[in-house]
Parts: sequence; C1' cells; structure tokens
RNA sequence: GGGCAGCCAUCGCCGAAUCCCCACAGGGCGCGAGCCCGGGGAGCCGGGGACCCACCGUCCCCAGGGGUGAAUCGUGUGCCUUCGCGUCCGUGCGGAGGGACGCGUAGGAGACCUUCCUGCUCCGAACCCGUCAGCUAACCCGGUAGGCGAGAAGGAAGGAAAG
Repeated sequence: GGGCAGCCAUCGCCGAAUCCCCACAGGGCGCGAGCCCGGGGAGCCGGGGACCCACCGUCCCCAGGGGUGAAUCGUGUGCCUUCGCGUCCGUGCGGAGGGACGCGUAGGAGACCUUCCUGCUCCGAACCCGUCAGCUAACCCGGUAGGCGAGAAGGAAGGAAAG
C1' cells in the first nucleotide's frame, strides 16, 4: 500500500414500508400446565365501492379474468411430464405444459429536489384473489416488509440551501 471476512457506530441507497404511545385488548392451538400471533394513533401506500363518463351490432371458434410490484414481451439450447404419428424396436419427429440457463426487450433505479437531452452501470424478481372486479364521492378493507454499501457523470431550465 492492497485484498477478504465479521462486529459496532454514523451516514446513505432501493422500496409505501417511517414516527409516536401503551403493556391493556383480541384471536388461534391444546384435556391441561401452557404455547403462538403484540395493541393503538399519525404519516405514507394499495385494493374494493355510485351518479356522470367510458364500454356496449349478430353468430361461431379459441381463451378465464384481475391485483401488488419497475419487473413485461420475445427468442435460443438442454431437462422433465403428457399426447399423437412413425419405426429397422436402437429410438426418431411433431404438439401442449412445467422448470433451468443464456440473449434481447417494454419498463425501473443510481448521493439536495423537479423536468428534459446525451452517456455509463445495475435490476428487469416474486407473490396474491379464486370465476369476481372499468372509472368512482360517501363508505369499507388491507399493508407499513425486506434487501443493500455499487458509485458515472456531463449539459440546459427552474427551485431549495449556504455564503
């Protein structure tokens, strides 16, 4: 001087996921002792839900549809399941579905805030409702988790802050 890992404190990033108060209330399981889930408010976020508006010709075929979230849509190569066809019985071809990996992509994020242009890097997951949902005042319901420490910025306009 550099690298890796862990811990503490501080600061910061993605995201609605932050702040304050209380230890009382309610629910579930168990024969029982008992065990598990804490509760309320503010702020923030989301869903359901009228009028108006939007949609709205008929028939047939195919296909459920919707929501949270930036996370959608294509494409390629193996694997698995299933169906059909062929077969020289070794397997081959095709359709559908599932999952893995890769490439691209709608879209999203990147250190005061907002908008725009150029550029770089990264993400481009997962889950829920259960045949039902357009918008939506009143009203009703739910959430307030988790992950991270990478640094790529330049320009224009308007703010904020400081001097």